[in-house]
Context: one part of a larger RNA
Molecule: large-subunit ribosomal RNA, domain IV
Organism: Rhizobium sp. Q54
RNA sequence: CUAUGUUGAAGGAACUCGGCAAUUUACCUCCGUAACUUCGGGAUAAGGAGGACCCUUGCUUGCGCAAGCAGGCAGGGGUGGCACAGACCAGGGGGUGGCGACUGUUUAACAAAAACACAGGGCUCUGCGAACUCGGAAGAGGACGUAUAGGGUCUGACGCCUGCCCGGUGCCGGAAGGUUAAGAGGAGGAGUGCAAGCUUUGAAUCGAAGCCCCGGUAAACGGCGGCCGUAACUAUAACGGUCCUAAGGUAGCGAAAUUCCUUGUCGGGUAAGUUCCGACCUGCACGAAUGGCGUAACGACUUCCCCGCUGUCUCCAACAUAGGCUCA
Numbered sequence: 001c002u003a004u005g006u007u008g009a010a011g012g013a014a015c016u017c018g019g020c021a022a023u024u025u026a027c028c029u030c031c032g033u034a035a036c037u038u039c040g041g042g043a044u045a046a047g048g049a050g051g052a053c054c055c056u057u058g059c060u061u062g063c064g065c066a067a068g069c070a071g072g073c074a075g076g077g078g079u080g081g082c083a084c085a086g087a088c089c090a091g092g093g094g095g096u097g098g099c100g101a102c103u104g105u106u107u108a109a110c111a112a113a114a115a116c117a118c119a120g121g122g123c124u125c126u127g128c129g130a131a132c133u134c135g136g137a138a139g140a141g142g143a144c145g146u147a148u149a150g151g152g153u154c155u156g157a158c159g160c161c162u163g164c165c166c167g168g169u170g171c172c173g174g175a176a177g178g179u180u181a182a183g184a185g186g187a188g189g190a191g192u193g194c195a196a197g198c199u200u201u202g203a204a205u206c207g208a209a210g211c212c213c214c215g216g217u218a219a220a221c222g223g224c225g226g227c228c229g230u231a232a233c234u235a236u237a238a239c240g241g242u243c244c245u246a247a248g249g250u251a252g253c254g255a256a257a258u259u260c261c262u263u264g265u266c267g268g269g270u271a272a273g274u275u276c277c278g279a280c281c282u283g284c285a286c287g288a289a290u291g292g293c294g295u296a297a298c299g300a301c302u303u304c305c306c307c308g309c310u311g312u313c314u315c316c317a318a319c320a321u322a323g324g325c326u327c328a
Stems, first nucleotide, its partner, number of pairs: 001323008010314002014312001019309001027051005036041001038157001052079012080084001092307004097302002099299002104116002120155007132141003158294004163224003168221002170217005177212003183206002188201005225243005252286001253283001264280005
C1' cells in the first nucleotide's frame, strides 16, 4: 500500500450523480395506531411500556384412585449486573409524485425494468373432412374439441369514458354496365390443285376472376386546418368574414417518461432548490383500446422531502488477519 474485518472524540449526509456502502431497527406480551380505501386492507402503520432471578398469594392444564408429578397465567414483595428477547438469530421508519393494477416472466455469462405475460374488454375468421398450422402427398396437430368452442389481432384489473372523418389504403357486399385471357365462332382473304380437297390467315359475335364502377366498414391502416376583423381604459375575443378539407382534436389531461425557446411564470419547501410538489396554458410536437383520465393494494422499479442512525464526510486514526514491499 491492497483486501477483509473491529473500534472511534465533537459534529451528523456537510460526502456523493445519488445516503452508494456501513450503521440504526429487529423477538414476544400489553397499550396504541392516520390519510386513503375496491371496506378486504393500509397495519408489525406510526409511537410507547415490559421481559432475568428469588420469596409469596390466587387461579388453572395434563396425567394419576390418591399422595402427588410436570407445566401455564395473574397479583404482591425483594435481589444482582454496564447490560435480563444479555450469545446466535432477528423489519429502520414516514411523507409525496411518475410508471406498471396485482402474484408472475425476461436478455444462462454487463440490462429484472416503466419491457413481456396476466385476468378483463373489443374486432375478425371458423358449421366441422372447421378455420388455421406442418407436410410433395398420405397424414398429423387443432381435437377424441363443436360457436359458453377453436384460430388471428389489438388493448390490458377496477372506476368514469372512448368524440369527428370512409377522401386515400385495406377488408366486406353488389344477378347491372365498361374492360378482358384461353376457348367458342366463323363473314371474308391467301397458297396449291382440272376438281373434290388440303394448308393457312381471319372480321363481327359469345367468353371468368381481376380491375373500373356503386355502397358499407375506423376497439381496420390511418387522419383530425389557415388568415383577417370585432366589446365604452387597456388587454382579450363569446361574435363575424373568408379560403381550404374526407373531417378539422370532443371529454379529459397538459413545461408532462411528451415543452425547443426554458432554470417559462406564480406559489410551496431550503439561509440558498436547473431537481421536486401545486397551479397557469403560449400543447415547437398530449388526447381517447398504437386507448384518455383517475385509482386502494402491490414493486430488489424510479423522483423529491423528513425523522432516526451512522467513518459517506469535516479528517482521518488505531487494531486484527492475509498478501505486497524492505531487510535478513